[in-house]
Context: one part of a larger RNA
């Protein structure tokens, strides 16, 4: 803003209670234009970190010293210097075709910090020359020449609308920082019942390849490389800090933590990118498992929890980003099974408790006896306490510091002003958890159990058994007075464990 109901002041007409005209309010639908929320795409970063395993791999793979004058590094810091001025497209979107589905085609129309020329510029690359220096090829500065880069962007503020300025952003080049690759000594395994290996094999010209040396690959030439100080070869292994033992020397292992390498069903490739030949991308091929309309399509838990199945065995489909860190973003914040935490499991380590004091008539009872006694034994029982841990109930952290908004105030900066940096006060944020901890009350109450006892090795008696049943790490026991086997009393050792197997020193 259009339309429509609705609601009807004022006011007009008169047939005086009726119609007209319609202001203000309400709602609705629809278009247009701002905001806010989703959801989709084009763009930027990340995704090569962070987690997980130990399959391969006897290697410069790892450890440790060392070298690149043979290199490469997004974000980051510090310094210089810029940041003009065009262009053509594509997806979103509309239409519409194929297909069952994944998807996949056309037609048309738009934007960018998405692409792509132009202009400017060296101290940047290339080439030539002097000068200096060195560790061989070479390095460093200087001069000539030829080449080549941007994103006029966003988001504030101020405006005299001409632009100015602040932050983020982009080019370009030098330096660091961080990462990263390459190469060399040395070092760490069993077998000789593995003694001879090797044709890109060893070197050398030249050419291609990388970010860089090199047979890294190719073309020719040459016959060399390695071996008893164990090459090849086959067996096993992930390496190291470190762990575990031991007086040490030395074995001996490689969970947990951390540093490095290796892999992502299984086997090959490259693409994008600063950085992968890339767990949760792509491409082939292969087992395997799921979907189909049979034509085709999907998918890889050795992430976190969980399932099955194999085994002697190994957990919870749990809360949270509040705190480390990460990624993205001016920020606020999103994401984050990393991570902080809670669960289960006596798996380990530590720590308390199962009560403490007095108590001899040495009660009852066992066990034993030489029948006199000894022994469980101050043990129990009464008494007198105490409350650690439990049960109840109150109060209740620290982890929090940043950030962020807000009040002030000050440098540094611009012509100015926003805006930015620093300092102070305020205010906000805790999963764990109403948890640790404290306090208050109750009641000894609710809490001991394995193994051993012949010697090694602490700790002994009865009975039963008769080389039987049985015991056993070694020696060994047992064949009628078993301290050695069964069971009682008793003693000894550990202890919320305590014995046994299996493994190591």
């Nucleotide at each position: 803003g259009u339309u429509g109901a609705a609601u009807g002041a004022c006011g007009u007409g008169c047939u005086u209670g009726c119609a007209c005209u319609g202001a203000u309010u309400u709602c609705a639908a629809c278009a247009a234009u701002g905001g806010a929320g989703c959801g989709a795409g084009u763009g930027g970063c990340g995704a090569a970190c962070u987690g997980g395993u130990g399959a391969g791999u006897a290697a410069c793979a790892c450890g440790u010293g060392g070298g690149g004058a043979a290199u490469c590094u997004g974000c980051c810091c510090a310094g210089a210097a810029g940041c003009a001025g065009g262009g053509g497209a594509u997806a979103a979107c509309a239409c519409u075709u194929g297909g069952a589905a994944a998807c996949a085609g056309g037609u048309g129309c738009u934007a960018a910090u998405a692409c792509c020329g132009u202009a400017u510029a060296a101290c940047a690359a290339c080439a030539a020359a002097a000068u200096c220096c060195g560790c061989a090829u070479g390095g460093a500065u200087u001069u000539u020449g030829u080449u080549u880069g941007a994103a006029a962007g966003g988001u504030g503020g101020c405006u005299u609308c001409g632009g100015c300025u602040a932050u983020c952003a982009c080019u370009u080049c030098u330096g660091g920082a961080u990462g990263a690759u390459c190469c060399c000594g040395c070092g760490g395994c069993g077998u000789a019942u593995u003694a001879g290996u090797u044709a890109g094999u060893u070197g050398g010209u030249g050419a291609g390849g990388u970010a860089a040396a090199g047979g890294c690959c190719c073309a020719c030439c040459a016959a060399g490389a390695c071996g008893a100080u164990g090459a090849u070869a086959c067996g096993u292994a992930g390496c190291c800090g470190a762990c575990c033992u031991g007086a040490g020397a030395g074995g001996g292992u490689a969970a947990u933590c951390g540093g490095c390498c290796a892999c992502a069903u299984u086997g090959g490739g490259a693409c994008u990118g600063a950085g992968a030949c890339a767990c949760g991308g792509c491409c082939c091929a292969a087992a395997c498992u799921c979907c189909u309309a049979c034509g085709g399509g999907a998918g890889g838990c050795a992430g976190c929890a969980g399932u099955a199945g194999g085994g002697a065995a190994u957990c919870u489909u749990c809360c949270a980003c509040a705190a480390u860190g990460g990624a993205c973003g001016a920020a606020a914040g999103u994401c984050u099974g990393a991570u902080g935490g809670a669960g289960c499991a006596a798996u380990g380590c530590c720590g308390c408790g199962u009560g403490a004091g007095u108590g001899a008539a040495g009660a009852a009872g066992g066990g034993u006896u030489u029948c006199g006694g000894c022994u469980c034994g101050u043990a129990a029982a009464a008494c007198u306490c105490u409350g650690u841990u439990g049960u109840u109930a109150a109060a209740g952290a620290a982890g929090a510091a940043c950030a962020c908004c807000u009040u002030u105030g000050a440098g540094a900066g611009u012509a100015a002003c926003u805006g930015u940096u620093c300092a102070a006060g305020g205010g906000u944020u805790g999963a764990c958890g109403g948890u640790a901890u404290u306090u208050a009350a109750c009641c000894a109450g609710a809490a001991a159990g394995c193994c051993a006892c012949g010697g090694c090795u602490a700790a002994c008696u009865a009975c039963g058994u008769g080389c039987c049943a049985g015991c056993a790490g070694c020696c060994g026991c047992g064949g009628u007075a078993a301290u050695a086997c069964g069971u009682a009393g008793g003693u000894g050792g550990c202890a919320a464990g305590c014995g046994u197997u299996g493994u190591c020193c």
The prediction has a mean pLDDT of 81. A computed fold for a 505-nucleotide part of an RNA from Levilactobacillus brevis, annotated as small-subunit ribosomal RNA, 5' domain. Its Rfam family is "Bacterial small subunit ribosomal RNA".